[in-house]
RNA sequence: GGAGCCGGCCAGACAGUCGCGUCAUCGAGUGAUCGGUGCCGAGGAAAGUCCGGGCUCCACAGGGCACGGUGCCAGGUAACGCCUGGGCGGCGCGAGCCGACGGAAAGUGCAACAGGAAGAUACCGCCGAACGCUCCUGCCGUUGCGGGGCGCUUGUCGGACGAAUGUCCGACCAAGUGUCCCCGCACAGCCGCAAGGCUGAGGCAGGAGGCGUGGUAAGGGUGAAAUGGUGCGGUAAGAGCGCACCGCGAGCCUGGCAACAGGCCGGCACGGCAAACCCCACCGGGAGCAAGGCCAAAUAGGGAAGCAAUGUCGUGGCCCGCGACGCUUCCGGGUAGGUUGCUUGAGCGUACGGGUGACCGUGCGCCUAGAGGAAUGACUGUCGCGGCGCGCGAGCGUCGAACAGAACCCGGCUUAUCGGCUGGCUCCGCCA
RNA sequence: GGGCGGUUAGCUCAGUGGUAGAGCAUUACCUUGACAUGGUAGGGGUCGGGGGUUCGAAACCCUCACCGCCCACCA
Numbered sequence: 001g002g003a004g005c006c007g008g009c010c011a012g013a014c015a016g017u018c019g020c021g022u023c024a025u026c027g028a029g030u031g032a033u034c035g036g037u038g039c040c041g042a043g044g045a046a047a048g049u050c051c052g053g054g055c056u057c058c059a060c061a062g063g064g065c066a067c068g069g070u071g072c073c074a075g076g077u078a079a080c081g082c083c084u085g086g087g088c089g090g091c092g093c094g095a096g097c098c099g100a101c102g103g104a105a106a107g108u109g110c111a112a113c114a115g116g117a118a119g120a121u122a123c124c125g126c127c128g129a130a131c132g133c134u135c136c137u138g139c140c141g142u143u144g145c146g147g148g149g150c151g152c153u154u155g156u157c158g159g160a161c162g163a164a165u166g167u168c169c170g171a172c173c174a175a176g177u178g179u180c181c182c183c184g185c186a187c188a189g190c191c192g193c194a195a196g197g198c199u200g201a202g203g204c205a206g207g208a209g210g211c212g213u214g215g216u217a218a219g220g221g222u223g224a225a226a227u228g229g230u231g232c233g234g235u236a237a238g239a240g241c242g243c244a245c246c247g248c249g250a251g252c253c254u255g256g257c258a259a260c261a262g263g264c265c266g267g268c269a270c271g272g273c274a275a276a277c278c279c280c281a282c283c284g285g286g287a288g289c290a291a292g293g294c295c296a297a298a299u300a301g302g303g304a305a306g307c308a309a310u311g312u313c314g315u316g317g318c319c320c321g322c323g324a325c326g327c328u329u330c331c332g333g334g335u336a337g338g339u340u341g342c343u344u345g346a347g348c349g350u351a352c353g354g355g356u357g358a359c360c361g362u363g364c365g366c367c368u369a370g371a372g373g374a375a376u377g378a379c380u381g382u383c384g385c386g387g388c389g390c391g392c393g394a395g396c397g398u399c400g401a402a403c404a405g406a407a408c409c410c411g412g413c414u415u416a417u418c419g420g421c422u423g424g425c426u427c428c429g430c431c432a
Numbered sequence: 433g434g435g436c437g438g439u440u441a442g443c444u445c446a447g448u449g450g451u452a453g454a455g456c457a458u459u460a461c462c463u464u465g466a467c468a469u470g471g472u473a474g475g476g477g478u479c480g481g482g483g484g485u486u487c488g489a490a491a492c493c494c495u496c497a498c499c500g501c502c503c504a505c506c507a
Stems, first nucleotide, its partner, number of pairs: 001428010012383007020041002023038006043403001047414002050412005055288004062320004067284005072086005087101001088099004102279002107277002109273002123220002125216003130213004134208007143186007150178006156171006187200005228246006247268001248266002251264005292340004302331006311325004333506003347366008385400006433503007442456004450487001458474005480496005
């Protein structure tokens, strides 16, 4: 010098002129009202009404169910869904920022389309380990004889191809052979009173991977998501099947109040969604200042409906409990008055002390709109701020200054907002 | 001030996690000499805006905007 991060504060200042409002007071007026003086007179969000509380009424806000809310842990606080500190996860080089961040192994449910399969699944692919079938090869074994068929081998002959060795097909002419098939006779075994009937061959080993049972989630493909990931070994192929690292875990130890972290152990059984139902823990009674109290005025204490004491209402989810008793709802009628609640408050400032901090305690000082459809403003000048233009410059001209506005009060959150001041910190570049 | 409800086509409304729908209106064609009616076919959507959860949001959650409704006292 540049780029950022976090926190706090302000919301133009002064003067003049003209106004507005409440209150107090003085004066004028029968009165409405008018005039003078004095004090005071919007916000950081007064907003949205999203949370929490005070206050008021109904039990002193009670018990149960339902319903709703919150959801890492500890603390702060009147309370909170807020704040502070810590843990974990994500982002950023960093200062820092963001996170509805309990449970999917309690149960139920969902996942369109695609895909074999969305919770327990085999479509393609891989395998042939195991079992069964089939086929091939080899070995061993078979009661005998005869005939036929069929197959095989060799030879012969014929044909096709070829230069040839040869290969293929056919003939069945000859010889050999078969654990094949059929017939006949004999033999053996079994059944039967008999006639007769039945049985008489397979086994082992190796291979093919053709079929079925099967093994396989490594690969392909689908999807938002596919059964822990990568690598090595291993296997028939695979697989936490084994190992290393990472991830995961209802286990154990150590540290910490805790969330959690570290180490050990366990081969993994356990996919996602709870801002789906749900489970667990904690919290929550309802209504709201138009709440509620007092006074006054006026009217038709009228009509309808519902129930009427195991009833109705307060109590606006239901039951119990408590309280009151003719009450509730609708239509109709009357009044649109006063007063209180009302602003001194979990208040503000400052000093000291405690605490990492949110925050707390003590002392001193201050009073700061109370308002009813309801005020808080406008102009001018000077100065200050920002943008633009001109000028070498001092400067000049012009434009702009937001969001918005109390209505019982307070603590938060969220949203809107022209700009400015200030404290701390980070990163980069340069100089010493 | 306080308390509730809603926003989906030009209008009135359905749609409670899986391709945004109905009626009326509108456009074109047919029917008619012409119009109406009728018939056939079609177009038209930031689901009020933004963010989140989820594979996926009109719907579930948060936030903002806009619109609408109700309220006092007396007997």
Two RNAs folded together computationally: RNase P RNA and transfer RNA, 507 nucleotides in total. Rfam match: Bacterial RNase P class A. It is annotated as a ribozyme.